RNA sequence: UAGGAAGUGGUGUAGUGGGAGCACAAAGAGUUUUGAUCUCUUAAGUAGGGGUUCGAAUCCCUUUUUCCUAA
Numbered sequence: 001u002a003g004g005a006a007g008u009g010g011u012g013u014a015g016u017g018g019g020a021g022c023a024c025a026a027a028g029a030g031u032u033u034u035g036a037u038c039u040c041u042u043a044a045g046u047a048g049g050g051g052u053u054c055g056a057a058u059c060c061c062u063u064u065u066u067c068c069u070a071a
Base pairs, nucleotide, nucleotide: 001070002069003068004067005066006065007064010024011023012022013021018054026042027041028040029039030038047063048062049061050060051059
């Protein structure tokens, strides 16, 4: 420099246009003599900007970050 891939709660990871989920972690409550375990509940997220659409994590453009390949 060119091409490709990825960016979603604190962490990891799904979601091919209409309900943003799961696991672990965190907080609170219950159980327990205490702790651990177990049960219930809560908070927390779509990289930034713009566009298309009645409606965008998803489609398009652009910027940015990381990774891979080639020179």

Description
Predicted 3D model of a 71-nucleotide RNA (transfer RNA) from Heteromycteris japonicus. Lineage of the source: Eukaryota > Deuterostomia > Ctenosquamata > Euacanthomorphacea > Heteromycteris. The RNAcentral record of the sequence draws on ENA. It matches the Rfam family "tRNA". Rfam classes the family as a transfer RNA.